[in-house]
Context: one part of a larger RNA
RNA sequence: UUGGGUGUAAAGCAUCUGUAGGUGGCUUUUUUAGUCCACCGUUAAAUCCCAAGGCUCAACCUUGGAUAGGUGGUGGAAACUGCCAAGUUGAAGUACGGUAAAGCCAGAGGGAAUUUUUGGUGGAGCGAUGAAAUAUGUAGAGAUCGGAUAGAAUACCAACAGCAAAAGCGCUCUGUUGGGCCGAUAUUGACACUGAGAGAUAAAAACUAGGGAAGCGAAUGGGAUUAAAUAUCCCAAUAGUCCUAGCCGUAAAUGAUGGAUAUUGGGCAUUAUCUAUAUCGACUCAUGCAGUGUUGUAGCU
Numbered sequence: 001u002u003g004g005g006u007g008u009a010a011a012g013c014a015u016c017u018g019u020a021g022g023u024g025g026c027u028u029u030u031u032u033a034g035u036c037c038a039c040c041g042u043u044a045a046a047u048c049c050c051a052a053g054g055c056u057c058a059a060c061c062u063u064g065g066a067u068a069g070g071u072g073g074u075g076g077a078a079a080c081u082g083c084c085a086a087g088u089u090g091a092a093g094u095a096c097g098g099u100a101a102a103g104c105c106a107g108a109g110g111g112a113a114u115u116u117u118u119g120g121u122g123g124a125g126c127g128a129u130g131a132a133a134u135a136u137g138u139a140g141a142g143a144u145c146g147g148a149u150a151g152a153a154u155a156c157c158a159a160c161a162g163c164a165a166a167a168g169c170g171c172u173c174u175g176u177u178g179g180g181c182c183g184a185u186a187u188u189g190a191c192a193c194u195g196a197g198a199g200a201u202a203a204a205a206a207c208u209a210g211g212g213a214a215g216c217g218a219a220u221g222g223g224a225u226u227a228a229a230u231a232u233c234c235c236a237a238u239a240g241u242c243c244u245a246g247c248c249g250u251a252a253a254u255g256a257u258g259g260a261u262a263u264u265g266g267g268c269a270u271u272a273u274c275u276a277u278a279u280c281g282a283c284u285c286a287u288g289c290a291g292u293g294u295u296g297u298a299g300c301u
Base pairs, nucleotide, nucleotide: 014201015200016199017198021194022193023192025088026087027086028085031082033081034080035077036076037075038074039073040072041071042070043069049065050064051063052062053061054060092188093187094186095185096183097182098181099180103177105175106174107173108172109171110154114150116148117147118146119145120144121143125136162169163168207246208245209244210243211242215241216240220236221235222234223233
C1' cells in the first nucleotide's frame, strides 16, 4: 500500500467547541476542470513477449512485430461531480407561547446527628474485642435532663427515576443563567456533518498561599495477634478531607462500545384535547300514561 478490523482477543482521544482539510438536500442555467469517445505525437536502445532466421542442438545471437499503462495535443459528448448565476423548503437555525428537571453560579435560612463546653441528677465503672490490653473514670467518667458552641453532611421522599458534553449534580427559599422537549404560526434559506493542528472543561490524590478544623483519617506512636507482624484487629492521632485564589491534567475518566444521517419502526403505561358509541345524572316532552292519596259529580241498581 491493498484487504480486514477496533464491547470482552491488538485497537475509539476523558469530554466538548472549532480552524485548515474531507464530504454534502431539491430545481433550472452557464462552463467544460474532473469524466467519457475518436485521432495524432511521445514514452532511446538493450531487456520481457510473439514470429522467422544463424551458430550440429541449446544457452546465445540476428531481423521483424506487438500490447497494456503514462503523458501532451486536436476535435467532439454534456448524464454525473465541480464552477457560474437564479430560485426552493424537507436539512439546519431564529422569533413567539408553554413544559419537566439533584443543570451551573451567587446569596439567605432550617432541622436531625456528632464533638466540645456549662449547669442539674447520680455514684463505679465505661469503652473496645474472637478474647484482651493500651486508653478513659471518685480531681466524679459512662448514663440522663436543660443551656451554649463549632464544623461537615443534607435521613425519609429515592427509583433499572431525572438533569448535564463529560467530569459530575440531592434540605428549603430567592436572584441570575445554560441546555432539552412540546405547540401552532411567522421568518432565514443548505447557513450542514466530521474535524489534523488549536482552544476550553476535566473525579480523587498531590502541590502553592491564606483561612478553617466537628467527624473521619494516609504517616506516626501505643496495645494485641504471631516464630516474626514494618500488616490485619484495637486505642490515640498529623497531613488531608472543608472554604478562597492558583497549579496539576491524570483514572477500570467504562456503556471497557467515536460522532452524524439514512434504513426506522413496534408494544405497554400515563397525560391533554376532540369525535363517535355505550352507560349514568340533571332538565324538557309533561296540563301526558300507569299507579296511588283525599274529596266529589253524573249515571245505573

This is a predicted structure of a 301-nucleotide part of an RNA (small-subunit ribosomal RNA, central domain) from Firmiana major. Rfam family: Bacterial small subunit ribosomal RNA. Its family is annotated with structural constituent of ribosome and ribosome in the Gene Ontology. Model confidence (mean pLDDT): 83 of 100. RNAcentral holds the full RNA, with entries from SILVA.